[in-house]
RNA sequence: UCAGUUGACCGGGUGACCGCUGGCGGGUGGGUAACUGCUCGUUGGAGGAAAGUCCGGGCUCCAUCGAAACACGGUGACGGCUAACAGCCGCCGGGGGCGACCCUAGGGAAAGUGCCACAGAAAGCAAACCGCCUCGGCAUGCCGAGGUAAGGAUGAAAGGGUGCGGUAAGAGCGCACCGGGCGUCUGGCGACAGAGGCCGCACGGCAAACCCCACCGGGAGCAAAACCAAAUAGGGAUGACGCGGGCUUUAUGCCCAGCCUGUUUCGAGGCCAGAUCAUCCGGGUUGGUUGCACGAGCGCGCCGGCGACGGCCGCCUCAGAUGAAUGGUCACCGCGUCGCUUUUAGCGGCCUUACAGAACCCGGCUUAUAGGUCAACUGGCAUA
Repeated sequence: UCAGUUGACCGGGUGACCGCUGGCGGGUGGGUAACUGCUCGUUGGAGGAAAGUCCGGGCUCCAUCGAAACACGGUGACGGCUAACAGCCGCCGGGGGCGACCCUAGGGAAAGUGCCACAGAAAGCAAACCGCCUCGGCAUGCCGAGGUAAGGAUGAAAGGGUGCGGUAAGAGCGCACCGGGCGUCUGGCGACAGAGGCCGCACGGCAAACCCCACCGGGAGCAAAACCAAAUAGGGAUGACGCGGGCUUUAUGCCCAGCCUGUUUCGAGGCCAGAUCAUCCGGGUUGGUUGCACGAGCGCGCCGGCGACGGCCGCCUCAGAUGAAUGGUCACCGCGUCGCUUUUAGCGGCCUUACAGAACCCGGCUUAUAGGUCAACUGGCAUA
């Protein structure tokens, strides 16, 4: 200096005027009530993704509770972090890249089923199109029989690979190395790695195909839910299923059966006649408050850890609307950009011009993003 890889940050500042809104404090009204209006002072007021709603939770309510099995759903190397996760960190195996680094669909194909189009002879128990070798017939190249899978073709993939020997020609037929199977030792918490021994060793790919294995799992969601005020019809109809049996001490007694979970079984509890389920018709309320922001909270320093992260100390409290606030104007500065010119520079224009807007909250993932800044590492070229 060029090209890359990984990580992180910003995405305006200051002042004035006008406007909106939450908290706190003061004043002053309205309403039957729940509750609410106006004004003054002070103080706060949109994101790195607020988006998607793809995961995991906190919280709220419902299901009667507990255990086991099945169904259904989710995850899938190993070890950690976390409230938890399909997240994050480290590490192992596999793949890509010269490299820094990136991706990962990561248990099982010998439990079973299924698929591998077209091409090709043949794509799951094989196969012989061309070819090679041997024999026979006939005559310069054909036919038939037998052997073969080393060479060639087709294909994403052709039944281990390379080499040597051997053979009529070949072939793990034999041997060496690689690969594969079984097993031993060493290192490691472990996935796994390394070293050696035995065996010529039939078994392709796909499970992000069905499936098998291991582990995990109630449901619905702030339009959850709670309270206050007001009003109405303590609404009605149809269907399914049921309204049962026994004992005595005749009592709101006991036992069995039935109902209450996605299904079944066991145990406990409740109900036992509307207990439950399904469909249709009709009425009242569309008011107010809470939920609603102190949080697995943000930031600085120290300690432990490779790291994710954890601990300690001091410090800070940073939106809460409800047809939906957080805005508008002007001036100067900053970054950037465009045009003109007298090109050390000057003048003028643009400059919330990127993606985009909280709605119960939090931890992630994914997607979008004008422009700019920083750090480390890799490769090429040049110089010293």